[in-house]
Context: one part of a larger RNA
C1' cells in the first nucleotide's frame, strides 16, 4: 500500500508443513499341521525401545540479592554484635528453567490402487483373472489426526459498533465519531518491534500485612561451667521470585491517529 467507508471480534480452509517407527510377553493353543522333532496363521490383551510434544505434583539438577557455618584482611573507639572485600570455602535451599523424573502420542476408520489373488467372458465352439465388464488387496498414496494459512490480488464469511458532518463549482480538504496509537505500570510474552494484563470507575508492578516454603535455633537476658561452651527464653531470628490481600508508591496530567463511502 492493497482487499472500493471506517473498526472490533469470530471464523471458514484453497495451500503448506508435522505425525506416519518397532521389540517382547501373555492368549487363542502345545490347537491347525507334522512319523516325530518341532509348531502356527487368523484373532485377543499386556508391557517396553527409540522418537516426538507438553509439565514439575513425585525423584534430582541449578539456583552469584535465602538461610545456617566458617578463613583472612578492613571498618563500626574496645568486648559482643555487625558491615565490607574475597559466591575465599562449605552445608542446604523456594521460584524459574530443566532431565535422568511425570504425562501423552503413533492408532482406529474411509477411499483408490501395486505386485498378487479372483468372478463372468470372447476373439478362438474348449480353455484363459481381460479384450468390454465386476472384486478381493499393503507399513506405501489420498482422506482422517496436529500445527498454520484470505497478499487464496480468486483477497472469502458471520456478528457488532460508528455515522452519512463542514468548508469548497469541482478536484479536494478540515475537525470528529466508532476504534486506535504515543506516553506510563508491567508479564509464566519478550534480541528490539510484536504479543499479553493493566493505566485511579484501578490490584498492573513495588511497598506492608497475613500465610506457604526455606533454612535451622536469632539479638539480648537468665542459668551452669575456671573456660571453651551449653542450656532456658523459643520450631527461634532470618528470609529473592510462590499464594492470598490491601491503593501506602507509581500507572497523574496529556499528545496524536481515525469514516462521509467510486
Nucleotide at each position: 500500500c492493497g482487499u472500493a467507508g471506517g473498526a472490533u471480534a469470530u471464523c471458514u480452509g484453497a495451500g503448506a508443513g508435522g505425525a506416519g517407527c518397532u521389540g517382547u510377553c501373555c492368549u487363542u493353543a502345545g490347537u491347525a499341521c507334522g512319523a516325530g522333532a518341532g509348531g502356527a496363521c487368523c484373532g485377543g490383551g499386556a508391557u517396553g525401545g527409540a522418537c516426538g510434544g507438553g509439565c514439575c505434583g513425585c525423584u534430582g539438577g541449578u539456583g552469584c540479592a535465602u538461610c545456617g557455618g566458617u578463613u583472612a584482611g578492613a571498618c563500626u573507639g574496645c568486648c559482643a554484635a555487625g558491615u565490607c572485600u574475597a559466591c575465599c570455602c562449605c552445608g542446604a535451599g523456594u521460584a524459574g528453567c530443566c532431565a535422568a523424573g511425570c504425562c501423552c502420542g503413533g492408532a482406529a476408520g474411509g477411499g483408490a490402487u501395486a505386485a498378487a489373488c479372483g468372478c463372468u467372458g470372447a476373439a478362438g465352439g474348449c480353455a484363459u483373472c481381460u479384450a468390454a465388464g465386476c472384486g478381493u488387496g499393503a507399513a506405501g498414496c489420498c482422506c482422517c489426526c496436529c500445527u498454520u494459512a484470505a497478499g487464496a490480488u480468486g483477497a472469502g464469511a458471520u456478528a457488532u459498533c460508528c455515522c452519512a458532518u463542514u468548508c469548497g463549482a469541482a478536484a479536494g480538504a478540515a475537525g470528529u465519531a466508532a476504534a486506535c496509537c504515543c506516553c506510563c505500570u508491567u508479564g509464566a510474552a519478550g534480541a528490539c518491534g510484536a504479543c499479553g494484563a493493566g493505566g485511579u470507575a484501578g490490584a498492573u508492578a513495588g511497598g506492608g500485612c497475613a500465610g506457604a516454603g526455606g533454612u535451622g535455633g536469632a539479638a539480648g537476658u537468665g542459668c551452669a561451667g575456671u573456660a571453651a561452651u551449653g542450656c532456658a527464653u523459643g520450631g527461634a531470628g532470618c528470609u529473592g521470585a510462590c499464594u492470598g490481600u490491601u491503593a501506602c508508591u507509581a500507572a497523574u496530567c496529556g499528545g496524536g491517529u481515525g469514516a462521509g463511502g467510486g

Annotation: Large-subunit ribosomal RNA, domain VI from a metagenome, 262 nucleotides, folded computationally. It matches the Rfam family "Bacterial large subunit ribosomal RNA". Its family is annotated with ribosome and structural constituent of ribosome in the Gene Ontology.